[in-house]
Context: one part of a larger RNA
RNA sequence: CUGGGCGUAAAGGGUGCGUAGGCGGCCUUACAAGUCCGGUGUUAAAAGCCCUGGCUCAACUAGGGAGAUGCGCUGGAAACUGUGAGGCUUGGGUGCAGCAUAGGCAGAUGGAACUGCUGGUGUAGGGGUGAAAUCCGUAGAUAUCAGCAGGAACGCCGGUGGAGAAGUCGGUCUGCUGGGCUGCGACCGACGCUGAGGCACGAAAGCUAGGGGAGCGAACCGGAUUAGAUACCCGGGUAGUCCUAGCCGUAAACGAUGCUCACUUGGUGUGGGGGCAUAGAGCCUCUGUGCUGAAGCGAACGCGUUAAGUGAGCCGCCUGGGGAGUAUGCCCGCAAGGGUGAAACUC
Numbered sequence: 001c002u003g004g005g006c007g008u009a010a011a012g013g014g015u016g017c018g019u020a021g022g023c024g025g026c027c028u029u030a031c032a033a034g035u036c037c038g039g040u041g042u043u044a045a046a047a048g049c050c051c052u053g054g055c056u057c058a059a060c061u062a063g064g065g066a067g068a069u070g071c072g073c074u075g076g077a078a079a080c081u082g083u084g085a086g087g088c089u090u091g092g093g094u095g096c097a098g099c100a101u102a103g104g105c106a107g108a109u110g111g112a113a114c115u116g117c118u119g120g121u122g123u124a125g126g127g128g129u130g131a132a133a134u135c136c137g138u139a140g141a142u143a144u145c146a147g148c149a150g151g152a153a154c155g156c157c158g159g160u161g162g163a164g165a166a167g168u169c170g171g172u173c174u175g176c177u178g179g180g181c182u183g184c185g186a187c188c189g190a191c192g193c194u195g196a197g198g199c200a201c202g203a204a205a206g207c208u209a210g211g212g213g214a215g216c217g218a219a220c221c222g223g224a225u226u227a228g229a230u231a232c233c234c235g236g237g238u239a240g241u242c243c244u245a246g247c248c249g250u251a252a253a254c255g256a257u258g259c260u261c262a263c264u265u266g267g268u269g270u271g272g273g274g275g276c277a278u279a280g281a282g283c284c285u286c287u288g289u290g291c292u293g294a295a296g297c298g299a300a301c302g303c304g305u306u307a308a309g310u311g312a313g314c315c316g317c318c319u320g321g322g323g324a325g326u327a328u329g330c331c332c333g334c335a336a337g338g339g340u341g342a343a344a345c346u347c
Stems, first nucleotide, its partner, number of pairs: 004318003007301002012315001014201004021194003025088007033081002035077008049065006091191001092188003095184005103177007110154001114150008125136002162169002206247006215241002220236004258314006266292011296303002320347003329340004
């Protein structure tokens, strides 16, 4: 460079924004860089090809000829690409009118439960398990009633329901704020798609500092079990889990399926909106989200207008298993570690 691939075999970047780059709607016109046609110069010899000749033939060899991707110069063509100019509205955006929503941030606030404390009633057990024991309890536990305090999470509604780019988001109210959908078709007039680097976001755990600490609970200590039991079960329990500020940057970050656009039979459920109607039920339409399935695809499983079908653009990634996501170098990090990422050897 060419070819083949990436749901489960190796392979989609965790997600977005966006730089360079790549790619790019309809019409008119100019130019002629790409593109195409002609002419011309060059494209050494040898080799190869064609014709003829020499060794008895051939290989080999001699002569002649044609040809020679390409490149330069030159004349021309204008469909396509490109560039300039002008125009358009379908892509995209703006506006106006509505709509749904656990989207984000901040503040306020509520009830149930739990634990602790105080007091009342009350007495010998409670708790726990397969069975037990450690454990708690006559210094009055468990149970029950009242009061107080605290922290964390929000039952029912709740739903293959909703929102978000992803991670994720769920009591209630208020403020600030992002995105989406529908209708109108008023405005801009290709302003678009993708996106190497870059920047931002990014569960849990972990880290730094300061708070907080009810429940749960790595580590740890007991009790059991067991041949042992550094476990599973039970009683305790520190970090942590929570808040604020700042790091970390990973994951089965999964739909194991990159983003955008176009095209390709249907049926049925459900969320949000619009239109029509014979107006409780229906029909049409836009946008989400499920199931089932034509064609097609697929090794099969399965996918199937939310494609893994048919095409186009751009990015990322794969190339036998182990060694190894290791070593080394570099970059990042307080550290833990993360990113990039081999080879020898071996099967």
Predicted 3D model of a 347-nucleotide part of an RNA (small-subunit ribosomal RNA, central domain) from an uncultured bacterium.